[in-house]
RNA sequence: GAUGGCCGGAUGGCCGCGGCUGCAAGGUCGAGGAAAGUCCGGACUCCAGGGAGAUAUGGCGGCGGGUAACGCCCGCCCGGGGUAACCCGAGGGAAAGCGCCACAGAGAUGAGACCGCCUCCGGCGAUGGGGAAACCCGCUGCCGGCGGCAAGGGUGAAACGGUGGGGUAAGAGCCCACCGCGCCGGCGGUAACGUCGGCGGCAUGGCAAGCCCCGCCAGGAGCAAGGCCAAAUAGGGGUCGCGCGGGACGCAAGUUCCAGGGUUCUCCCGCCCGAGCGAUCCGGGUUGGCUGCCCGAGCCCGUCGGCGACGGCGGGCUUAGAGGAAUGGUCAUCGGCGGCGAAAGCCGUCACAGAAUCCGGCUUACAGGCCAUC
Numbered sequence: 001g002a003u004g005g006c007c008g009g010a011u012g013g014c015c016g017c018g019g020c021u022g023c024a025a026g027g028u029c030g031a032g033g034a035a036a037g038u039c040c041g042g043a044c045u046c047c048a049g050g051g052a053g054a055u056a057u058g059g060c061g062g063c064g065g066g067u068a069a070c071g072c073c074c075g076c077c078c079g080g081g082g083u084a085a086c087c088c089g090a091g092g093g094a095a096a097g098c099g100c101c102a103c104a105g106a107g108a109u110g111a112g113a114c115c116g117c118c119u120c121c122g123g124c125g126a127u128g129g130g131g132a133a134a135c136c137c138g139c140u141g142c143c144g145g146c147g148g149c150a151a152g153g154g155u156g157a158a159a160c161g162g163u164g165g166g167g168u169a170a171g172a173g174c175c176c177a178c179c180g181c182g183c184c185g186g187c188g189g190u191a192a193c194g195u196c197g198g199c200g201g202c203a204u205g206g207c208a209a210g211c212c213c214c215g216c217c218a219g220g221a222g223c224a225a226g227g228c229c230a231a232a233u234a235g236g237g238g239u240c241g242c243g244c245g246g247g248a249c250g251c252a253a254g255u256u257c258c259a260g261g262g263u264u265c266u267c268c269c270g271c272c273c274g275a276g277c278g279a280u281c282c283g284g285g286u287u288g289g290c291u292g293c294c295c296g297a298g299c300c301c302g303u304c305g306g307c308g309a310c311g312g313c314g315g316g317c318u319u320a321g322a323g324g325a326a327u328g329g330u331c332a333u334c335g336g337c338g339g340c341g342a343a344a345g346c347c348g349u350c351a352c353a354g355a356a357u358c359c360g361g362c363u364u365a366c367a368g369g370c371c372a373u374c
Base pairs, nucleotide, nucleotide: 001374002373003372004371005370006369007368009334010333011332012331013330014329015328017030018029019028020027021026032352036363037362039361040360041359042358043357044222045221046220047219049269050268051267052266053265057218058217059216060215061214062076063075064074065073066072077091078089079088080087081086092213093212097211098210099207100206101205114153115152116149117148118147120145121144122143123142124141128137129136130135161179162178163177164176165175166174180202181200182199183198184197185196186195187194188193226291227290228289229288236282237281238280239279240278241277242276245258246257247256248255249254260273261272262271263270296318298317299316300315301314302313303312304311305310335350336349337348338347339346340345
C1' cells in the first nucleotide's frame, strides 16, 4: 500500500418500560451491521375464465458455475488503470438500416492541400566567369506558372493503418520485414478464449450509457395484501355520453333465441348483461376488536466434497412482535482515543444510527480499535 473479517463500549447499584409464563413472589426474553434507501429478487395473500397469436413495455447481455430467484455471488477469459498486491468494465452486433462527430482544420468515410517537398518552363540574379566598355552567361538563392505528392509540419478528442528499410524527380503498401487487419487451418481448453502456422497489400475511424438489430427473461397488485367478528347506513341524488332493438311460446306474469354491450391488444370458446354500461359531482354509514404477527429458503458447531460461491451428513439452539408504538434515566468504577506532565495524575472526547409481514442481495453512512493474508 492492497484485500478480507470482527468489535463498536464493559461492570455494578437505584428508579422506570414491553412480551411470555405464574395465584403470587418471581422467572425469562427484549433493535442493526447497516434496522437506512425502497434499488432488485422472492416467500406469502388476493385478483385475473381457458386456448392461440402477436403487439407494446420493461429487464439482462464475455464464458462456466452457485442460488428458491435475481440486475446478486464465485471462478475464469478479454480490455483498461497501477511498479505490484489489486481495482474498474451498461463486456453481443458498426459489413441490416437510419443518425451524430461541435469548434478548429485543406480535409472527419469511401475526404483532402494551409505551411510545405519535387520535375519542367519563365523571370531576377550578390559572389563568380567572359569582355576595353556597354553588356553576356549563370551557381547557391529568390519570385511566378503548368504539373506531380500526401511521406514531413500544423489544426484537432480523433486525419483513411504503425515502425524500419528499399525505391523515387520528390513521395506513397509502390515493394519488403515485423506488428496490426481479414480469411483458412493445427493444437490446448466444457467455453469465453489462448497459441502456432499458412494465404492475402488489405477503403471500412469512433459513438449502440443515439434509435436500432440479435439472444434470453417477464400477468397485476401488495400486510394499508388478506381472513373473521361486531356495529351502522341512503340498494341515495344530480349531470353528461353510448345504448334502450327484433323473433318464438304464453290470456298475463314470464320463458327462450338473436342483434348489441362487457370480460386484456386481436381471434376462438366459455361466462355475465340483454337494459343497462361508463364518466363525473354532491351526500350518508363504517375509521371498533381479533387475526395475519413470527419455526424461518432460521442460527451455531463438527465433518466430508469443491479453487470458490456453495452443497451433503451429523449434532445442538429457539434469540423482539409493539399497536400512535417498548430497552430509558441517574450514580460510580473501568476501557479506547487526543492533549499537558519526569511520573503520579489532570483536562477533553467516545461513531453511523432504532424493527413494524418476512427473507436473499445491492447501494449509502460510520469516531475509534483489533485480527489475518498478500